[in-house]
């Protein structure tokens, strides 16, 4: 000096379903999950399955439910920085 891994800072992308409690409507309770618009919260930013369209898709399970899987070596989707501040020198990039 480079490089990879973490972290940290600004920015930023993204989701909130299914079922009961009602005819509803606000609230409440239970599945599941990081997260179900209860968060200034979770997750993720190209090493890109977060998240979105296929899709009111397909098998399978379940009280159902984007709950598991499969479509998916399928198309899309959001980045930059990492020692600070001052002085000398000046085609020298150093002290």
């Nucleotide at each position: 000096c480079g490089c990879c891994c973490c972290a940290c800072c600004u920015c930023g992308g993204g989701g909130u379903g299914c079922a009961g409690g009602u005819c509803a409507g606000a609230c409440c309770u239970g599945c599941u999950g990081a997260g179900a618009u209860c968060a200034a919260a979770c997750c993720c930013g190209u090493u890109g399955a977060a998240c979105c369209u296929g899709a009111a898709c397909c098998g399978g399970c379940u009280a159902a439910c984007a709950c598991c899987g499969g479509c998916g070596g399928a198309g899309g989707g959001a980045a930059g920085g990492u020692c600070u501040g001052g002085g000398a020198a000046c085609a020298c990039a150093u002290c």
A computed fold for a 95-nucleotide RNA from a Paracoccaceae bacterium, annotated as TPP riboswitch aptamer (THI element). The model forms 100% of the base pairs in the Rfam consensus. The sequence was found by an Rfam model in a public genome assembly. Its mean pLDDT, the model's own confidence on a scale to 100, is 76.